Annotation:
Predicted 3D model of a 350-nucleotide part of an RNA (small-subunit ribosomal RNA, central domain) from an uncultured prokaryote. Its mean pLDDT, the model's own confidence on a scale to 100, is 86.
Context: one part of a larger RNA
RNA sequence: CUGGGCGUAAAGCGCGCGUAGGUGGUUGUGUAAGUGGAAUGUGAAAGCCCUGGGCUCAACCUGGGAACUGCAUACCAAACUGCGCAACUAGAGUACGAUAGAGGGGGGUAGAAUUUCAGGUGUAGCGGUGAAAUGCGUAGAGAUCGGAAGGAACAUCAGUGGCGAAGGCGACCAUCUGGCCAGAUACUGACGCUGAGGUGCGAAAGCGUGGGGAGCAAACAGGAUUAGAUACCCUGGUAGUCCACGCCGUAAACGAUGUCAACUAGCCGUUGGGAGUCUUAGUAUUCUUAGUGGCGAAGCUAACGCGAUAAGUUGACCGCCUGGGGAGUACGGUCGCAAGAUUAAAACUC
Numbered sequence: 001c002u003g004g005g006c007g008u009a010a011a012g013c014g015c016g017c018g019u020a021g022g023u024g025g026u027u028g029u030g031u032a033a034g035u036g037g038a039a040u041g042u043g044a045a046a047g048c049c050c051u052g053g054g055c056u057c058a059a060c061c062u063g064g065g066a067a068c069u070g071c072a073u074a075c076c077a078a079a080c081u082g083c084g085c086a087a088c089u090a091g092a093g094u095a096c097g098a099u100a101g102a103g104g105g106g107g108g109u110a111g112a113a114u115u116u117c118a119g120g121u122g123u124a125g126c127g128g129u130g131a132a133a134u135g136c137g138u139a140g141a142g143a144u145c146g147g148a149a150g151g152a153a154c155a156u157c158a159g160u161g162g163c164g165a166a167g168g169c170g171a172c173c174a175u176c177u178g179g180c181c182a183g184a185u186a187c188u189g190a191c192g193c194u195g196a197g198g199u200g201c202g203a204a205a206g207c208g209u210g211g212g213g214a215g216c217a218a219a220c221a222g223g224a225u226u227a228g229a230u231a232c233c234c235u236g237g238u239a240g241u242c243c244a245c246g247c248c249g250u251a252a253a254c255g256a257u258g259u260c261a262a263c264u265a266g267c268c269g270u271u272g273g274g275a276g277u278c279u280u281a282g283u284a285u286u287c288u289u290a291g292u293g294g295c296g297a298a299g300c301u302a303a304c305g306c307g308a309u310a311a312g313u314u315g316a317c318c319g320c321c322u323g324g325g326g327a328g329u330a331c332g333g334u335c336g337c338a339a340g341a342u343u344a345a346a347a348c349u350c
Base pairs, nucleotide, nucleotide: 003322004321005320006319007304008303012318014201015200016199017198021194022193023192025088026087027086028085029084030083031082033081034080035077036076037075039073040072041071042070049065050064051063052062053061054060091191092188093187094186095185096183103177104176105175107173108172109171115149116148117147119145120144121143125136126135162169163168206247207246208245209244210243211242215241216240220236221235222234223233258317259316260315261314262313263312266295267294268293269292270291271290272289273288274287275286276285277284278282299306300305323350324349325348332343333342334341335340
């Protein structure tokens, strides 16, 4: 390489959009590039293979045949693929009026709690732990009462509930805005799927500039513990956590399961929509549709398990793997302010 694979053994890019490319629904018609057929020419000789002959045999030599699976030319066929034309509506999309939702952006508002500040009442402790101590407190703490300031987060509702491509999203109000879903009709007429490069989004931490800073809290300091204790526990505490703008581009970015489509027993829950039935109006029950969960037939799997939300049966396209260590490292390139990210070896060794 071929092959075989990618939930857990090595292996699905963190997630979208999309260029090239690959691939693509139904019908008719034309064409003949692919495709199939038969023909002609060519495919040197030798060699290989088959079959004769010659050296006493063989190696060797020699005659004939086959083969040379290829290429070229013209001809025939038209099912399939391609291409052209015409048409269709089952894929895809648009219009219509309605529903649900922590989907996103900026703006405003509220209450509980922590902390601090000033004041009142009040007196000796408070705090903390396994036990203590550091710490706070007679310069009046802690407790308690009402007041003020400020920042951050939104208890209950809350739910294998909802929304989003993923990251993620949770107080309330109005505002701007994206998407899904169901319904019945009308319209466009394959406009689709995937997607190397590319491009956008992307938790936390971190970085830059300027704000902000209540609580928490790396670093740091002190007190304990201990043989030691650069920890676990305690008292403090700065970056940071928050906001604006700009970078970073990584995570066990996980369902450790790429996207799209089709097909393949059932049963039970739950969320959103639609239709029907019973009628005692219970919001009961049935059907259907889009999600989201629990079991489970067949099948698959090394097993665990998966099982219409497949890891079943298939198709299209992309990504990735190829013994362990060295190593996701070195060097070089690209990107970044930096931290570093990305691409990515070899010697050697088992």